The RNA shown here (small-subunit ribosomal RNA) has 1498 nucleotides and comes from an uncultured prokaryote.
Model confidence (mean pLDDT): 84 of 100.
RNAcentral holds the sequence, with entries from ENA.
RNA sequence: AGAGUUUGAUCCUGGCUCAGAUUGAACGCUGGCGGUAUGCUUAACACAUGCAAGUCGAACGGUAACAGGCCUUCGGGCGCUGACGAGUGGCGGACGGGGGAGUAACGCGUAGGAAUCUGCCUAGUAGUGGGGGAUAACUUGGGGAAACUCAAGCUAAUACCGCAUACGAAGCGGGGGAAAGAAGGCCUCUUCUUGAAAGCUUUCACUAUUAGAUGAGCCUGCGUUGGAUUAGCUAGUUGGUAGGGUAAAGGCCUACCAAGGCGACGAUCCAUAGCUGGUCUGAGAGGAUGAUCAGCCACACUGGGACUGAGACACGGCCCAGACUCCUACGGGAGGCAGCAGUGGGGAAUAUUGGACAAUGGGCGCAAGCCUGAUCCAGCAAUACCGCGUGUGUGAAGAAGGCCUGCGGGUUGUAAAGCACUUUCAGCUGUGAGGAAAAACUUGGACUUAAUAUCCAUUAUCUUGACGUUACCAACAGAAUAAGCACCGGCUAACUCCGUGCCAGCAGCCGCGGUAAUACGGAGGGUGCAAGCGUUAAUCGGAAUUACUGGGCGUAAAGCGCGCGUAGGUGGUUGUUUAAGUUGGAUGUGAAAGCCCAGGGCUCAACCUUGGAACUGCAUACCAAACUGCGCAACUAGAGUACGAUAGAGGGGGGUAGAAUUUCAGGUGUAGCGGUGAAAUGCGUAGAGAUCUGAAGGAAUACCGGUGGCGAAGGCGGCCCCCUGGAUUGAUACUGACACUGAGGUGCGAAAGCGUGGGUAGCAAACAGGAUUAGAUACCCUGGUAGUCCACGCCGUAAACGAUGUCAACUAGCUGUUGGAGGACUUGAUCCUUUAGUGGCGCAGCUAACGCACUAAGUUGACCGCCUGGGGAGUACGGCCGCAAGGUUAAAACUCAAAUGAAUUGACGGGGGCCCGCACAAGCGGUGGAGCAUGUGGUUUAAUUCGACGCAACGCGAAGAACCUUACCAGCCCUUGACAUGGGGCGAACUUUCCAGAGAUGGACUGGUGCCUUCGGGAACGCUAACACAGGUGCUGCAUGGCUGUCGUCAGCUCGUGUCGUGAGAUGUUGGGGUAAGUCCCGUAACGAGCGCAACCCUUAUCCUUAGUUACCAGCACGUAAUGGUGGGGACUCUAGGGAGACUGCCGGUGAUAAACCGGAGGAAGGUGGGGACGACGUCAAGUCAUCAUGGCCCUUAUGGCUAGGGCUACACACGAGCUACAAUGGCCGGUACAGAGGGCUGCAAACUCGCGAGAGUAAGCCAAUCCCUUAAAGCCGGUCCUAGUCCGAAUUGCAGUCUGCAACUCGACUGCAUGAAGCUGGAAUCGCUAGUAAUCGCGGAUCAGAAUGCCGCGGUGAAUUCGUUCCCGGGCCUUGUACACACCGCCCGUCACACCAUGGGAGUGGGUUGCAAAAGAAGUAGGUAGGCUAACCUUCGGGAGGCCGCUUACCACUUUGUGAUUCAUGACUGGGGUGAAUUCGAAACAAGGUAGCCGUA
Repeated sequence: AGAGUUUGAUCCUGGCUCAGAUUGAACGCUGGCGGUAUGCUUAACACAUGCAAGUCGAACGGUAACAGGCCUUCGGGCGCUGACGAGUGGCGGACGGGGGAGUAACGCGUAGGAAUCUGCCUAGUAGUGGGGGAUAACUUGGGGAAACUCAAGCUAAUACCGCAUACGAAGCGGGGGAAAGAAGGCCUCUUCUUGAAAGCUUUCACUAUUAGAUGAGCCUGCGUUGGAUUAGCUAGUUGGUAGGGUAAAGGCCUACCAAGGCGACGAUCCAUAGCUGGUCUGAGAGGAUGAUCAGCCACACUGGGACUGAGACACGGCCCAGACUCCUACGGGAGGCAGCAGUGGGGAAUAUUGGACAAUGGGCGCAAGCCUGAUCCAGCAAUACCGCGUGUGUGAAGAAGGCCUGCGGGUUGUAAAGCACUUUCAGCUGUGAGGAAAAACUUGGACUUAAUAUCCAUUAUCUUGACGUUACCAACAGAAUAAGCACCGGCUAACUCCGUGCCAGCAGCCGCGGUAAUACGGAGGGUGCAAGCGUUAAUCGGAAUUACUGGGCGUAAAGCGCGCGUAGGUGGUUGUUUAAGUUGGAUGUGAAAGCCCAGGGCUCAACCUUGGAACUGCAUACCAAACUGCGCAACUAGAGUACGAUAGAGGGGGGUAGAAUUUCAGGUGUAGCGGUGAAAUGCGUAGAGAUCUGAAGGAAUACCGGUGGCGAAGGCGGCCCCCUGGAUUGAUACUGACACUGAGGUGCGAAAGCGUGGGUAGCAAACAGGAUUAGAUACCCUGGUAGUCCACGCCGUAAACGAUGUCAACUAGCUGUUGGAGGACUUGAUCCUUUAGUGGCGCAGCUAACGCACUAAGUUGACCGCCUGGGGAGUACGGCCGCAAGGUUAAAACUCAAAUGAAUUGACGGGGGCCCGCACAAGCGGUGGAGCAUGUGGUUUAAUUCGACGCAACGCGAAGAACCUUACCAGCCCUUGACAUGGGGCGAACUUUCCAGAGAUGGACUGGUGCCUUCGGGAACGCUAACACAGGUGCUGCAUGGCUGUCGUCAGCUCGUGUCGUGAGAUGUUGGGGUAAGUCCCGUAACGAGCGCAACCCUUAUCCUUAGUUACCAGCACGUAAUGGUGGGGACUCUAGGGAGACUGCCGGUGAUAAACCGGAGGAAGGUGGGGACGACGUCAAGUCAUCAUGGCCCUUAUGGCUAGGGCUACACACGAGCUACAAUGGCCGGUACAGAGGGCUGCAAACUCGCGAGAGUAAGCCAAUCCCUUAAAGCCGGUCCUAGUCCGAAUUGCAGUCUGCAACUCGACUGCAUGAAGCUGGAAUCGCUAGUAAUCGCGGAUCAGAAUGCCGCGGUGAAUUCGUUCCCGGGCCUUGUACACACCGCCCGUCACACCAUGGGAGUGGGUUGCAAAAGAAGUAGGUAGGCUAACCUUCGGGAGGCCGCUUACCACUUUGUGAUUCAUGACUGGGGUGAAUUCGAAACAAGGUAGCCGUA
C1' cells in the first nucleotide's frame, strides 16, 4: 500500500465483499510448564447458610463465664488480681466494599466565583469552680407461643440539669449563655495512728475562642446523544418589595405588586444513556467505546418520611405504605447479598460456602491489643499478554510402509532406524534468601521535667510470615514426561489420487457439484500459525462510501418551474480610533495511573519502579496592529436617479378586417358522393356531391416569418386606439456602497382537470357504428358528447429541458445575424471600431467519455438548493394545502449483488446506400399424379443390428445382406479362450479311415519321426495344467487425435512498426474510380508484410521439334477376292518427351494524362480461352469411439468365442431421390454409318458347332496402342402402324428354362411363351441449367462367385433465353439505431393461478407511559391547641417556666375515579409489495420493435 465482483471487452460512477488490528468474549478440535493480569457484559431476578463494624474497665455501676490468689464451718465465700458477658456512657457504624436502576441534568468535564459549615488533627489564647435530681444494669412481681414488654424498688458516671465565671456578633442597653473528669508520679507543707485525704506535678480527656489544614455545601461561563412525521412552552411561571427558612446566596417558601421569561443559535415533548481520566482503531483528523485501575455522581426490595449527628435524609439504623418470603399457639411477629463466598433462575457465557491479619490501610483504645470477606495470599479457567520446552549432532541401503506414476521412477526423506551427545522443563532428594520495619518487656546512656513518672531520640537483647513442601541453588537418573489446529479454485502462501455424479454437500465475495471436481467427502503431500488453532459475534480501518483535513450535481444519484424579498451569510477605495477575532511570549491550572522517551529491578520479556516529556485545553494580565470586525471622516470605478433617442408577437382592455370551414335559404343540374391498403358504416332521386348568389355564427390569424424579436419563467403572432412594465443607447449632472445571495415567507406559473354562468364553426377523450384480426374494449374509416373559446374563482403540476441555480471578475481567434452609437474615405448593396443580444466553428483548459469552450461544463470568489447502491417508493403512516382529483413533506421491514453513464467490437432491424450470385426475371427440361426399383420414418417382429435428421440425414456409411459379410434374434457348445507375448511339461509338424451329431465338437483308428547342432540343446508347429493376460461393432464424437461436411472458390482474415485514444480499440482494411477478386490506380498518418485471390500444377484447343512399336501409310515396291497383309517409309494421323504461343502486347475511343473499360486488327485461341486439382482466419460442443487410433468407465464360465438356422428383404401407411412411360419429333421391322474412355490370368475369350433365347460345348489369341470384352446408340435409308388405353406402356401373374454358387424356399440375375394392371403430361408447391451447357443417345469401370434403374467415368447429336435488379433467397462493403453479446430462435412487460415472507388499513381487544380535573390521606415535620401527664429551675408553695402525650390544620407517598394524548402487542377480513428452473393469457418496451418513444393530466 491494496484486491475481487456489473461488460464479449473498456473507461467511469457505484454498492457489496476480503486481506489488518482489537475484545471482560463464546463455541469446535487439541492441550506440557511458568510468570503477570483478568473473570455474570444477561434478571437493579429471588435468595438457604456462614462471615463482612466494632472497640474502650485509663468514663461508670458492677462480676454472668474463664484463670490465678486468699479465706473457709469444705456447703461455700471474697472483684483481691489477670481480666470481663450483659448494661449505662464515649468514639466509630456518613469511611472502606458493591452494582449502574434512575438521570440529557450545573449530573459530569474544564475554568472561575462568594453568601457558608467543618468531628478527629496542627498552632495559639483563656479556662476546667461549686451544686442537684434521676435512670439502666440488678432485685421482686406480672403479661406473651415468640418478638418483646409492664409495674414496683435500689444505684453510678466523662449520662442529664441549674448556679458562678469566662465569653460575645457591632457602639450601647436588654436578653442569652461553657466545661468532666481519668491515669501515673511525689510526700516538702495541711489533717490525721500505719496509711489515707487534701495538695503538687506529668500525661490524656473536657469547655470557650482565634487561625490553619482537610472535607463538604452553593453559584456561574463554556462543552456534553438522536428525532421537527415533537413548534410553540411557561402562573411560583419571570422580576420586584416585605417577611419566613437554611450552615449559607436564592421563588427555596409565603403575602402583595408588575407581566413577564424561554424558543428556529431548536424551547417543549419523545426515545436512548451514568459522566470523565482513559480504552480500541486510525498516518492524522476522526470514529467507536466507558470492563478491570482512578476521580465524580446517583442508588441500596419498591415508594415516601424524618430522627440522631461535625457529617446521612443513612447498603449490613428508625418510622409508614406496597409487593414478596419466612415463623406462629392465628392473637401477632421477622426479613432485605447491587458486601465476600455460595444457591436457584436467566443465559452462548464468567471461579472457592479457602487461608491470614505476616505486610499496607482503617475503627476503637494510653497501650498491650481487639475487629477488619478492605487488603495480602492461595484455589479454579489457555480468558488474555509474555517467556520456556517437547531434544542436539551425525546418519543413503536414499530401508520398510504409505501415496503417485509416463512403470523408468518420484515423493514422504536425514525424516526414521542406527551411532554419538546434552539434561532446560517435568520428576525425586537436599540446601535455602527476601518480603520484618516495628511495637512491647528488660538494660544502658542522653534530652525534657522538680523528678530516678511520662514523653522523644538512640543503643543492645529478644520476639513476630498467611503465602510456604516459596523464589533461587545443588545432587540424581534417563531422550527420558510433552503437538496440535486451520487451510491448499481466485482474492491468498500451499496439488495430486480415489469416492460421489446439480445428489450428498461447500461457500467471506466471485462461485463450485449434471461421470475424468486442484472448490463436495477421504487419503498422500504441501502451506500457515503453534500450546494453541479455527469459527461466530462486535468495533475501528481499508471507505476520499457523509469528503474539516478530503467528494460531487449537462448525460451516472443530485439545480427548487421562475421571480420578489425577511432573517442570516458575504461585501468597493482612502484615512483614523479601538483591540472583539488574530498573533506573541508570560503566569496559573490541566489529579494520579495510562501513552511516549531515558534510566533501574525481577536470568529475558510481559510486569514493576524512578525521572522527564506530553496532556494540542481553559483562565488571567500584558506586547503588537498587517488582515477581518466595531466606531468616525471622506471618495466614485459597484448600484441607482434625472434628460434625449431606439427596437420589439412584453402585459391588460376596447374596437375592427379579410380568407377559409360549417350550417341555412334560393337558383342551375343529375346519379352518384364520400372514404380506404381494399372496403363498409354514412350522405343521396324526398335531388346529394358539383356550381352560383345571399345570410348566420364561432374560432383562428396564410403570405411577411427568419437557429429573427420580446419576456423572470410559463409563454407571446391580422390591423387600429387607450393604459402599462422592462431592456438598449448617447452625453452630462446628481446620490455616495444605497450591493450580491437568500432558509422560512410571498407572488407568477403550459396543458389537462374542478366550480358558477355564457358560448359552441372546426377539432375531439368518453360513446356508437363499419372495417381489420385468432381476438381487436386499439391502430384505419363514418359519426359524436364533455372539453377546446369567454368571464370570475380554484388547482400548482410537466421531459416546467440548455435535463446546465443566481451574481461578479479573468482567459486565443474566425464567421453569420438582431438593436444602437462612433469614425474613415473612393458617399457605397462600402470599410473600420465599439456595445447589448442571439447562432455556427474552434485554441488553451476541463471532462469517464460524449462533449463544453467569453452565452464555459475553463480559472476564481459570494450565497442558496440538492445527492450518497438497485428495488420496495416518491409509496405507507402522520402533518399541512385542496370542493374534488390530488399536491407537498416523507420512512421502514424485506430483498438483490448488482443497478447506472459514456464509448468500443460484433450481431441483428418488418433502418438506409452500393454491389454480387441460375437469387429473381427470360427460357429449356423435370419433380409433385401412375407402375416399379431404392432410401427413410412409422408400424410389426424373437430379431427386423447400428449410425446419419433443415439447407449441410433420407440410390447416405453400403464400390453391391441367399451362407459368409453380420454387429441383431432364439438355440447347442467353449472358458488362458478364435488372436498376441512370457515361462513349465509332453509331442515333429502333419495325416488316413470309421462312428454320433444340424454343426461346432466328441470318440475310435492309420501312416509319419523331419531341420540345425559345439550333442548340452535349439527353431517352427501341435497338445496340456496353472497364471500374468487376451477379447468386446459395449458406453461416452459433450474427454480426444485423425478425417470429413458447411458457410464458400464467398473475398475476405490478420500481423509488425508507427500514429491516435486513459482504455476496449481505431488507423492501415475507410474515401474517389475500377475489378471475377482487399484485382489494380489515385488520394490518404500511415508504411510495409503474411494467410487467402491470381499465377505456378494437370487436362483440353494450335503449331514446331525429337523419337517411331504393338500405332500410321503419302510416295516407291510386292501380294490378296479383300484387309498396312509384306518390304520399306518417318511425310500425315496418332502416341509421349521437349518447346512456341496470349501479355490488354498493338491501334482507336472513353476515363484524372491513372487503373480500367469499349471497339478493332492480327491470331488456332482475346481479355482468369474451357475444365480440373487447389478451400484463408474461423463458425456450427456439425458428423464419425461402427474405418482406424485413443483417455476414462463397464463385462470377464460373458456384453468374449464357436456353430447351424432365422433376421437386416416384414407392410394399413407417409416422405425423399430415381427408372419406365403415357406415345407419331413416336412404336415396331429390315438395311446401313461414325466414337471415346476403360477392363482382362481364380481373367477377357475370338472363330466354329448347338439352342428361338439366356446360354452351352469346344478352343485359337492375349500379362495387352498387338488378342479379347466390342455389334456403339440416337442418326441415315426404306416399310408399317393412324390417335386407340392402341402394334403405346410395361407392372403383375402362370408355365418352362439358363447361369453363378456347398446351397437361389424365406431371398439372386437373366431367357422364352402366355398374361397385359395403372398411366392420355400430372393440384398447391418445388428442382436443375447460361454453351459443346441443358436436353437426348448409347458405351465402359469399380464393388463383385452371382446380383444396378444406383455411383464414377466416356464420347455422339445438340438448343432456347438473360429487358433488367423492383421483388424472394443467400452473400460482401459502408453507414445508422439498439435495453441484444447463448448475440432476434435475442431481450423483455403486465394480469391471472400456486407457495412463502415482511408490511399498510381494519370492527375492535389487551398492556405500558403520560397530561388535565378531582377524591384520598399512613408515617413524619411545621403551625395551632379545648383535654391529659410532668424529676432537676423559679416560687409568694397556690403555682409557674419548660417538656411529653393527645386532638387539629397545612404539605404529602400508596391508592381511586373521570377524560384526553402517545406507544407496543394482537385482530375476522382486506390492500398493494417482494421472492420463487421449466403454469395461463396476450405481446407493451428495446430496430422506424412493426401505430416513434417519453413526460404531466383526464